[in-house]
RNA sequence: GAGUCGGCCGAACGGUCGCUGCCUCGCCUUGCCGGGGCAGAGGAAAGUCCGGGCUCCGCAGGACAGGGUGCCAGGUAACGCCUGGGGGGCGCGAGCCCACGGAAAGUGCCACAGAAAACAUACCGCCUAAGCCCUGCCCGUCAGGGCCGGUAAGGGUGAAAUGGUGCGGUAAGAGCGCACCGCGCCGCUGGUAACAGCGGUGGCAGGGUAAACCCCACCCGGAGCAAGACCAAAUAGGGGGGCGGGCGGCUUAGGCCGCAUCCUGCGGUCCGCAGGGGCCCCCGGGUAGGUCGCUCGAGGCGCGCGGUGACGCGCGUCCCAGAUGAAUGACCGUUCUCGACAGAACCCGGCUUACAGGCCGGCUC
Numbered sequence: 001g002a003g004u005c006g007g008c009c010g011a012a013c014g015g016u017c018g019c020u021g022c023c024u025c026g027c028c029u030u031g032c033c034g035g036g037g038c039a040g041a042g043g044a045a046a047g048u049c050c051g052g053g054c055u056c057c058g059c060a061g062g063a064c065a066g067g068g069u070g071c072c073a074g075g076u077a078a079c080g081c082c083u084g085g086g087g088g089g090c091g092c093g094a095g096c097c098c099a100c101g102g103a104a105a106g107u108g109c110c111a112c113a114g115a116a117a118a119c120a121u122a123c124c125g126c127c128u129a130a131g132c133c134c135u136g137c138c139c140g141u142c143a144g145g146g147c148c149g150g151u152a153a154g155g156g157u158g159a160a161a162u163g164g165u166g167c168g169g170u171a172a173g174a175g176c177g178c179a180c181c182g183c184g185c186c187g188c189u190g191g192u193a194a195c196a197g198c199g200g201u202g203g204c205a206g207g208g209u210a211a212a213c214c215c216c217a218c219c220c221g222g223a224g225c226a227a228g229a230c231c232a233a234a235u236a237g238g239g240g241g242g243c244g245g246g247c248g249g250c251u252u253a254g255g256c257c258g259c260a261u262c263c264u265g266c267g268g269u270c271c272g273c274a275g276g277g278g279c280c281c282c283c284g285g286g287u288a289g290g291u292c293g294c295u296c297g298a299g300g301c302g303c304g305c306g307g308u309g310a311c312g313c314g315c316g317u318c319c320c321a322g323a324u325g326a327a328u329g330a331c332c333g334u335u336c337u338c339g340a341c342a343g344a345a346c347c348c349g350g351c352u353u354a355c356a357g358g359c360c361g362g363c364u365c
Stems, first nucleotide, its partner, number of pairs: 001365009011335007019040008027031001042341001046352002049350005054224004066220005071085005086100001087098004101215002106213002108209003123155002125151003131147006137140001163181006182204001183202008228292004238283006246259005262276005299318008336339001
């Protein structure tokens, strides 16, 4: 100098005026009244993608359906997270990336190109040993051509073409034979395991694709703080009781209807017209509103111990926002490296995404 991994900070200080919560004091005024004090967003509070706590509902148990996870071991309340390890790929390296079970259970798909994309197949090329036909001559165990054929070495197409390289072999070829590599199976050794190493054996199982269906193993009840619990007006409606109610009709009853009467409005009054008929008490449900849930927690920090590590255990210490139309702000001054992404809403563990700039440490070239 270049790079890689991990951790941390993310304007500072002061003043004035406000806002939210808690504590405390005061009062001819007991009120969200007035003083005083303390505390008051984040590393992601975000996306709401996983996992759990908590709450209500459901549930004997099991199965099906549906969803998810997918190398091994461990950590954890749990996880799709984390740690360590194995395998594969990339990088000189530190290190980084991987959805990393099964394709000899079955089904589907494989564009374009190409002869052929899977019961394989012969476009070009190569071959003419065997069989048949034709021609030639120097008449043969000959030459040339054709037919029937053989061939996956080579070319060409493609992301991918039926293991790779070499030698032998052959008419030309071919695991046809052999050696090595690869692969399958068996055994032994090491390892908790994934797996690795070694030995033997089989000429080779027979393309790819399972974030395609599917198979295998394991996991999963649903909804969410607008969960849920409690207190509880006014008005209307429900139930019960008491009081009042002239006459008539209907009805078992409760009650309903008509007339009269009463009240209100129009009006000076009458007639008339329009509207309204009960009052009081109790009970229970619900609404507005209020209270709880609501922040002390799988909590932070320090030290020690165990562990490679994630993490666990022990001791000490600290209390660190709880709003609900929803506070955490505005202005001024000083300073600097001139300030990014962004703001709690039941809580916690993760992942992912966004982020001006700065600091520290390990390691590599």
Bacterial RNase P class A from a soil metagenome, 365 nucleotides, folded computationally. Its mean pLDDT, the model's own confidence on a scale to 100, is 77. The RNAcentral record of the sequence draws on MGnify. It matches the Rfam family "Bacterial RNase P class A". By type it is a ribozyme.